Predicted 3D model of a 1164-nucleotide part of an RNA (large-subunit ribosomal RNA, half B) from Candidatus Vidania fulgoroideorum. The full RNA is in RNAcentral, with records from ENA. Rfam family: Bacterial large subunit ribosomal RNA. Its family is annotated with ribosome and structural constituent of ribosome in the Gene Ontology. Model confidence (mean pLDDT): 83 of 100. Lineage of the source: Bacteria > Pseudomonadati > Pseudomonadota > Betaproteobacteria > Candidatus Vidania.

Context: one part of a larger RNA
RNA sequence: CUUAAGGGAAGGAACUCGGCAAAUUUAUACCGUACCUUCGGAAUAAGGUAUGCCUUUUUUUAAGGCCUCAGUAAAGAGGCAGUUGCGACUGUUUAAUAAAAACACAGCACUCUGCAAACAAGUAAUUGGAAGUAUAGGGUGUGACGCCUGCCCAGUGCUGAUAAAUUAAAAUAUUUUUGUUAACGCUUAUAUAUUAAGUUUCAGUAAACGGCGGCCGUAACUAUAACGGUCCUAAGGUAGCGAAAUUCCUUGUCGGGUAAGUUCCGACCCGCAUGAAUGGCGUAACGACAACUGCACUGUCUCCCUUUAAGACUCAGUGAAAUUGAAAUGUUCGUGAAGAUGCGAACUUCCUACGGCAAGACGGAAAGACCCCAUGAACCUUUACUGUAAAUAUAUAUUGGAAAAUAUUUUUAUAUGUGUAGGAUAGAUGGGAGAAUUAAAAAUUCAAAAGUGAAAUACCAUUCUUAUAAAUUUAUUAUUCUAAUUUUAAGUUUUAUAUCAAACUAAAAGAAAGUGUAUAUCUGACAGUUUGACUGGGGCGGUCUCCUCCUAAAGAGUAACGGAGGAGUACAUAAGGUAUGCUAUAUACGAAUGGAAAUCGUAUUAUUAGUUCAAUGGCAUAAGCAUGCUUAACUGUAAGACAAACAAGUCAAACAGAUGCGAAAGCAGGUCAUAGUGAUCCAAUAGUACUUUAGGGUAAGGCUAUUGCACAACGGAUAAAAGGUACUCUGGGGAUAACAGGCUAAUACCGCCCGAGAGUUCACAUCGACGGCGGUGUUUGGCACCUCGAUGUCGGCUCAUCUCAUCCUGGAGCUGAAGAAGGUUCCAAGGGUAUGGCUGUUCGCCAUUUAAAGAGGUACGUGAGCUGGGUUUAAAACGUCGUGAGACAGUUUGGUCCCUAUCUGCCGUGGGUGUAGGAAAUUUGAAGGAAUCUGUCUUUAGUACGAGAGGACCAAGAUGGGGAUACCAAUGGUGAUCGGUUACUAAUAUUGCCGAGUAGCUAAGUAUUUUAUAGAUAACCGCUGAAAGCAUAUAAGUGGGAAACUAAUCCUAAAAAUAAAUUUCCCAAUAAUUUUAAAGAUUGUUUUAGAUUAAAACUUUGAUAGGUUAAGUGUUUAAUUAUGGUAACAUAAAUGCAUAUUAAUACUAAUUAUCUUAUAGAUA
Repeated sequence: CUUAAGGGAAGGAACUCGGCAAAUUUAUACCGUACCUUCGGAAUAAGGUAUGCCUUUUUUUAAGGCCUCAGUAAAGAGGCAGUUGCGACUGUUUAAUAAAAACACAGCACUCUGCAAACAAGUAAUUGGAAGUAUAGGGUGUGACGCCUGCCCAGUGCUGAUAAAUUAAAAUAUUUUUGUUAACGCUUAUAUAUUAAGUUUCAGUAAACGGCGGCCGUAACUAUAACGGUCCUAAGGUAGCGAAAUUCCUUGUCGGGUAAGUUCCGACCCGCAUGAAUGGCGUAACGACAACUGCACUGUCUCCCUUUAAGACUCAGUGAAAUUGAAAUGUUCGUGAAGAUGCGAACUUCCUACGGCAAGACGGAAAGACCCCAUGAACCUUUACUGUAAAUAUAUAUUGGAAAAUAUUUUUAUAUGUGUAGGAUAGAUGGGAGAAUUAAAAAUUCAAAAGUGAAAUACCAUUCUUAUAAAUUUAUUAUUCUAAUUUUAAGUUUUAUAUCAAACUAAAAGAAAGUGUAUAUCUGACAGUUUGACUGGGGCGGUCUCCUCCUAAAGAGUAACGGAGGAGUACAUAAGGUAUGCUAUAUACGAAUGGAAAUCGUAUUAUUAGUUCAAUGGCAUAAGCAUGCUUAACUGUAAGACAAACAAGUCAAACAGAUGCGAAAGCAGGUCAUAGUGAUCCAAUAGUACUUUAGGGUAAGGCUAUUGCACAACGGAUAAAAGGUACUCUGGGGAUAACAGGCUAAUACCGCCCGAGAGUUCACAUCGACGGCGGUGUUUGGCACCUCGAUGUCGGCUCAUCUCAUCCUGGAGCUGAAGAAGGUUCCAAGGGUAUGGCUGUUCGCCAUUUAAAGAGGUACGUGAGCUGGGUUUAAAACGUCGUGAGACAGUUUGGUCCCUAUCUGCCGUGGGUGUAGGAAAUUUGAAGGAAUCUGUCUUUAGUACGAGAGGACCAAGAUGGGGAUACCAAUGGUGAUCGGUUACUAAUAUUGCCGAGUAGCUAAGUAUUUUAUAGAUAACCGCUGAAAGCAUAUAAGUGGGAAACUAAUCCUAAAAAUAAAUUUCCCAAUAAUUUUAAAGAUUGUUUUAGAUUAAAACUUUGAUAGGUUAAGUGUUUAAUUAUGGUAACAUAAAUGCAUAUUAAUACUAAUUAUCUUAUAGAUA
């Protein structure tokens, strides 16, 4: 020193994020018990009293008696109370950092499900649900109970409806169509009709997902707005609550509590951003939950002390680990990849161990978890993309019969037909002079004829429109049958048995279902993936291709998230070609309507105008402006150049053809030039006729021309792609951020110059605008240089150290300095420089002190020193944002801090060597360190000063606070020990507990100290005094002057390498060996000392330790005896035990033995 315990004066939470930890309380009986309440509770509420032993009585009660500091005598055994939040409760949870407000819960609500149930597992068989049946089961939300649960169905879901629209494959019917063929046919493509769910559509539904507004005005003080206006919406937030687990501003304002309250409680309402089963508001009881307060209690603290045990330390035995480039491993300043044991310089430093401390070794541990990057990963989400299961629907196969209705095909029969004219309801065309009637004749009727009309009727035949009936083909719809098929519980038989299997019987269902195939819809349930780059880190923002200018440094070219602007066209009624011609613009003056500006004239100006469109460069021979005629805005080629990584891009004479204008020479292959854009693949259209899989064709391909990309991330990854991760992971980066350092110094702070002004007057007692110039490296930044194979981050505690731009104390100048008290400036760093309330806070505010409550640096000093409240993992909640996963320099509750010290450094303690012989003593002091503070009162003196009020300097004395050192006589603490006492006795039980307490240690106690003085100085003040006949404290000379400096005081200090001095002892040429001297050491007994060593005392010529004796001290009166009492017990005599103190006493042990060592002796 650490860990685990006992005790503690005075105070009693002042500690701290927080009473963390500890202490208090604790049993039994009795008395007594508040608010509130769901009447059960709350409640062991709170608070108080009693508790041993003996005697009497059968026992209990009760009464009387006895002892102690203390009787649940030890141990085990709630601290209590008040207020608030959250959750009703008992429960559950992150095995190993979160126990909670999270989960669950009873209750409530919605929704699905009729049994082969819904739902779930499985490819299926089958199984769970359930041997259950809507009072049942599944899912979802809410979360006891009480009072309640408002408005919105526009969006997204869900449910229902379904006239219309839209919609697949397949099938049937029909329309066109390709190729081939003599044709049939085969083949290619297409369209129309019939046809589902779904979608569109229409409703319903919020205890489904969810949502629930602006602006303006208005009342007789002001303010506010019951009231009004207006816009928008699906609807505009109702009740309740409200600075809240929600409030940014914010420590809101007011009240309460406190000396003082960022927390807390009660209110207010301005709700950034409350609000009603994502439940709202209350609520008794409950809670290892969160916040605040009081009482009790205490070493949490003021402020630490003591004792015990186990470690630590020494010896004996045994015996790991991380780490380790190699080490001969100093300080300061500098340098340097920017923080050096190792480089430079200066300084310091004999060698080597042991015990300690942790400032450094950018210490150890873990290829940083933050951040960025990767055409990394993994999970998660969704209205990202693409798929898949499942589900739904249709077609078809398994798949059959019957009849009905409807539609449809064909056939038969019957009916049907109104313009005008005409006797009139003329379907059309052809035939036709008769026909019908009757046995026959006659008669009659209809025709013919006539007439009307486009068409003429009788009769016969064919036929059209529409309709009806029957039969028939095909399809649909709703039924029905039984024979496929199905049955999940019937019966019988077989088998040892079975709810198994098979067969049979009966029943139910039934061409449906199921299953296969095809198609459509839906689909984060599942899967695979994508989700750009640049970037003074990343994100957000911006940008990404092309043109013009500047930057660009007089060839070209040239970067930045440098500074300015444009393009993604336009033009054929030319803005193209050509021939010919012409000249703008602005201003002034003049002139009807006429104006600032229309057209006309004059003058001046001279390209300021114009150019399709930015800018630049051009342009009068005009490239500008007109008129005429026109299409060269042509076809096929192209020498040569520019430019250039490639691919692209630009200019271009000339040749051939055909053409326009011009008399001609000539000019013309778009436009004054520079922007007006997109590779390849794929596809399409037209042409061509190059290839044609035996041959002929076709298809397909090629070639020429043209078309389709905001492929704008514009050299274009795909036809087709968004997000989250704090549950995270991997690989990398100091190529790149957050901390710290470095560079810089815009910002910040400090100073100076100028001096407008303020200051009654007066710039400069004091303050100082507008401006200017510096310094510092404390702020906020910039940069991205060390560190990402790790440099731990705010605040507090502890311990500091330096600077001075000084808060106090000291010394001065000026003052708008009377005194006192101040202001301002100069010198000065010796010492000193607060306790509390609130908050994680630094800071700050507040209370009360103080001489003063300084500012900063030191990795915003200090986590291998502590803490862990904040920030910054995993859990959870609120508000807000997001469809969601999730997110928030918003809030809230909870939440593992490792390291045995090798080196340097520091604090201590030894051993060795040196210091020119060996020793023992005593000193000096180079150097270093420590210390250095200040109040109040009194006297001078109520004096100086002052009208008064008030009120000193200087000097002297007294007494405090704070700091430091030492000590234990006293006051206390602790403490061998002694006594009391509990459980039958003994022992033990926290040394059991309780009381007292010697030595020692110790503070809160006691003593001392923080002082006088000298020297040289700072600012400042002087003397004499010239340069400069003066002046001048200065130049020569000479003084004063401060807590700072040097001494003085105290401590360390010959290892101070110039290694000191003095005294005494052993000794005397030199070298080696050896023996000794003076002296010392080991061993021994020890303590005033002590980790070990060392130091100190002693060692028989001896009191060093133990023992013994005596004294003193502590405790309190042992045993025993006597007396009293029934007894417990009391009284008297008598002390017993202990002893770390003192003295005496050799009884025991310090016996003996060994070693070192000279310039001495011996040998040579």